[in-house]
Context: one part of a larger RNA
RNA sequence: GCCGGCGAGUUACUCUGUGCGGCGAGGUUAAGCCGUAAGGUGGAGCCGUAGCGAAAGCGAGUCCGAAUAGGGCGUAUAGUCGUACGGAGUAGACCCGAAUCCAGGUGAGCUACCCUUGGCCAGGCUGAAACGUGGGUAAAACCACAUGGAGGGCCGAACCGGUGUUGGUUGAAAACAGCUCGGAUGAGCUGAGGGUAGGAGUGAAAGGCCUAUCAAACCUGGUGAUAGCUGGUUCUCCCCGAAAUAGCUUUAGGGCUAGCCUCGUACGGUCAGUGGUGGUGGUAGAGCACUGGAUGGAUUAGGGCCCUUACCCGGGUGCCAACCCCAACCAAACUCCGAAUGCCAUCAACUGCAGUGCGGGAGUCAGACUACGAGCGAUAAGGUCCGUGGUCGAGAGGGAAACAGCCCAGACCGCCAGCUAAGGCCCCGAAAUAGAGGCUAAGUGGGAAAGGAUGUGUGGUCGCCCAGACAGCCAGGAGGUUGGCUUAGAGGCAGCCACCCUUUAAAGAGUGCGUAACAGCUCACUGGUCGAGUGGCCGCGCGCCGAAAAUGUAACGGGGCUCAAGCCUCUUGCCGAAGCUGCGGAUUCGUCCCGAUUCGUCGGGAUGAGUGGUAGGGGAGCGUUCCGCACCGAGCGAAGGUGGACCGUAAGGACCGCUGGACGGUGCGGAAGUGAUCAUGCCGGC
Numbered sequence: 001g002c003c004g005g006c007g008a009g010u011u012a013c014u015c016u017g018u019g020c021g022g023c024g025a026g027g028u029u030a031a032g033c034c035g036u037a038a039g040g041u042g043g044a045g046c047c048g049u050a051g052c053g054a055a056a057g058c059g060a061g062u063c064c065g066a067a068u069a070g071g072g073c074g075u076a077u078a079g080u081c082g083u084a085c086g087g088a089g090u091a092g093a094c095c096c097g098a099a100u101c102c103a104g105g106u107g108a109g110c111u112a113c114c115c116u117u118g119g120c121c122a123g124g125c126u127g128a129a130a131c132g133u134g135g136g137u138a139a140a141a142c143c144a145c146a147u148g149g150a151g152g153g154c155c156g157a158a159c160c161g162g163u164g165u166u167g168g169u170u171g172a173a174a175a176c177a178g179c180u181c182g183g184a185u186g187a188g189c190u191g192a193g194g195g196u197a198g199g200a201g202u203g204a205a206a207g208g209c210c211u212a213u214c215a216a217a218c219c220u221g222g223u224g225a226u227a228g229c230u231g232g233u234u235c236u237c238c239c240c241g242a243a244a245u246a247g248c249u250u251u252a253g254g255g256c257u258a259g260c261c262u263c264g265u266a267c268g269g270u271c272a273g274u275g276g277u278g279g280u281g282g283u284a285g286a287g288c289a290c291u292g293g294a295u296g297g298a299u300u301a302g303g304g305c306c307c308u309u310a311c312c313c314g315g316g317u318g319c320c321a322a323c324c325c326c327a328a329c330c331a332a333a334c335u336c337c338g339a340a341u342g343c344c345a346u347c348a349a350c351u352g353c354a355g356u357g358c359g360g361g362a363g364u365c366a367g368a369c370u371a372c373g374a375g376c377g378a379u380a381a382g383g384u385c386c387g388u389g390g391u392c393g394a395g396a397g398g399g400a401a402a403c404a405g406c407c408c409a410g411a412c413c414g415c416c417a418g419c420u421a422a423g424g425c426c427c428c429g430a431a432a433u434a435g436a437g438g439c440u441a442a443g444u445g446g447g448a449a450a451g452g453a454u455g456u457g458u459g460g461u462c463g464c465c466c467a468g469a470c471a472g473c474c475a476g477g478a479g480g481u482u483g484g485c486u487u488a489g490a491g492g493c494a495g496c497c498a499c500c501c502u503u504u505a506a507a508g509a510g511u512g513c514g515u516a517a518c519a520g521c522u523c524a525c526u527g528g529u530c531g532a533g534u535g536g537c538c539g540c541g542c543g544c545c546g547a548a549a550a551u552g553u554a555a556c557g558g559g560g561c562u563c564a565a566g567c568c569u570c571u572u573g574c575c576g577a578a579g580c581u582g583c584g585g586a587u588u589c590g591u592c593c594c595g596a597u598u599c600g601u602c603g604g605g606a607u608g609a610g611u612g613g614u615a616g617g618g619g620a621g622c623g624u625u626c627c628g629c630a631c632c633g634a635g636c637g638a639a640g641g642u643g644g645a646c647c648g649u650a651a652g653g654a655c656c657g658c659u660g661g662a663c664g665g666u667g668c669g670g671a672a673g674u675g676a677u678c679a680u681g682c683c684g685g686c
Stems, first nucleotide, its partner, number of pairs: 001686006011091013026047003032041003051058002061073004094232002097229001101222006112196009121186001123155003126151001130147001132145004159183003164179004198214001201209002235621006245258005259364002261361007271352004275347006285337001286335002291331003295327003300321001302320002304317004367392007375384002397408003412585004417581003423575003426559003432572001434571006445561001451545002455542010472529005478502003483497003508523001512521002586611011622675001624672010640659005646653002
């Protein structure tokens, strides 16, 4: 891992609701007793029949009160016992799961330390004290040599360790092996016997060790501790169908009440939408009348500065500036105004089939994205927090290549039938290589901004032009004059000032290049040549640049596409879904009809509306084991196993063959150890 088996809402008591049954102003016994049992007996007690008040107490009333006022709670009757089921409480209370806490015991055969008594340490090196001899001294000290053999001395086996590294890591091994390395006469190693025990021991101290276990050992018990947490919770079909919000919470991943779902019951149009009518309001917008902000102007207080001045005065001003006025603005916490939508009421009609009260059962309290209106944030976030709608959640199908939350559309079942939606119709790939008119040349389409550009199409506006424009070519482009100033120089052309006059068809006191300064080239301007359009500006459509990323084209799903298979406008047709239609069938609810009826309802038919669904509520069934009553099958072969093309909407149920070799089934009831792909489930097999 697979297969098989086992594996989770039970039981007792109390309360509450519903169904059914008994009796009914009553209902019912408990212990006990009698009895083989079934049952009998037992009326104590309990619930109900009257309430109100704290109580005395009064009583269909009573309490508060001075009250014959008002108000609160009551009074116009239905209960009670049993049983099944739903729910609650108390119990382990659906099942499995802690780490814990405490009690009583068992452990020092591992290991820590201690006590007693034994054992062990190849070989080599070094050569302390002391003593001896000699030297030396007044005597010592001291020196040399010899002897000697000290040391938590040195090297290094056994022995004790465990430094580094390699392997091993489902190991040969639940700590090892190889190489390497430390100590090796010592605080050394080691045998045997003995001692210390769980908040205790022991510890050259790491929270180490105390039998592969240690920030409190192990065993048993309290014990099914508790677990607002995680996981799991077993057959089928039918009807309805949520929530992720509010308030409070030592509360925030848990609760309680309300909201939203379901079932029952009562009410009977009360509900929702559309329309009319009447109300309500201060948002969007707008406005500046208030409160504030803010710009320019006009006017003019008050200041600043300057002048004047002994003082008081006075004058100037291009500075600052209040009120008032003019013009133009801004505001969530401004409003002289003010919608749409909303909300309330009312009127009927239509559409939908809801709505409210009471009662039983829930689940939900982590929501997500999207569109719009706001806040927070950075007019960031797949951000966050509100509001309104939608979808997902709990929603399948078609589209968006793929893609919960986007677009279309809500799946009862069947069909080798039809029509459509979104989206599509060259091929992959169903349907137009459809039609008409334009645009794009960038593969733009098929990613992106500020900004940039004789891209291209189209509209407008202002110029010039056959008295010859625009572009090109030929020619001219002069004189005063090198204007004045400045400067070393400044001659059109470093810079400053001025920018005149003349000759002319025309020519600037000069557009650019150039020189040290001149020179030179060129332009404006003019003539000629040529012969028809040519410039500037403003819009609109589509395109261009701006444009760099990591495995491989890789920013159309791909192929591939250019009067398109791209973009814009128009037209016709087709494809396209579980939508709609057709045909057949099932089921729920309403209405009508028929039949039956123990008046609760049941069966059949027609017709209308429904039948996605998680948590969850409600309903109806299938199957397993055992029991009761009635019946049936079975060695001429039961159950079980196995194979098969049968039946039923499902759980399931027959029948036949083979196997098997002794029990099994049907109808109506009853009772449960009653249904398993999943709990890192448990046990077994492989």

Large-subunit ribosomal RNA, domain II from a Candidatus Methylomirabilota bacterium, 686 nucleotides, folded computationally.
The sequence was found in a public genome assembly.
Rfam family: Bacterial large subunit ribosomal RNA. Gene Ontology terms of the family: ribosome and structural constituent of ribosome.
The prediction has a mean pLDDT of 87.
Lineage of the source: Bacteria > Bacteria candidate phyla > Methylomirabilota (SeqCode).